[in-house]
RNA sequence: GCCAUUUUAGUUUAGUGGUAAAACAGUAGUUUCGUAAACUACCAACGCAGGUUCGAUUCCUGCAAAUGGCU
Numbered sequence: 001g002c003c004a005u006u007u008u009a010g011u012u013u014a015g016u017g018g019u020a021a022a023a024c025a026g027u028a029g030u031u032u033c034g035u036a037a038a039c040u041a042c043c044a045a046c047g048c049a050g051g052u053u054c055g056a057u058u059c060c061u062g063c064a065a066a067u068g069g070c071u
Base pairs, nucleotide, nucleotide: 001070002069003068004067005066006065007064010024011023012022013021018054026042027041028040029039030038047063048062049061050060051059
C1' cells in the first nucleotide's frame, strides 16, 4: 500500500427494512435474627457523517477504530 471481517447496555452476545432481546454486572424491594442464595421490579445501548426508502441496527458510500490475510 491492497483485500476481507467486525463495531449494539458497564461486560459478553442476539437481532436478514416496521416496538431493539437476553445473560452477567449495578440499584431497589420480598424473604432471613443477619449474610449469601433465590424471586420480583428498575436502570442502561445500535462507532461517526451522508445516501436509498413511507420507514434503516439492518441496504449503499465515506471516515474512525479493532482483528486477520497478501505484498

RNAcentral holds the sequence, with entries from ENA.
Predicted 3D model of a 71-nucleotide RNA (transfer RNA) from a Minisyncoccota bacterium.
It matches the Rfam family "tRNA". The family's RNA type in Rfam is transfer RNA.
The organism belongs to Minisyncoccota, within Bacteria.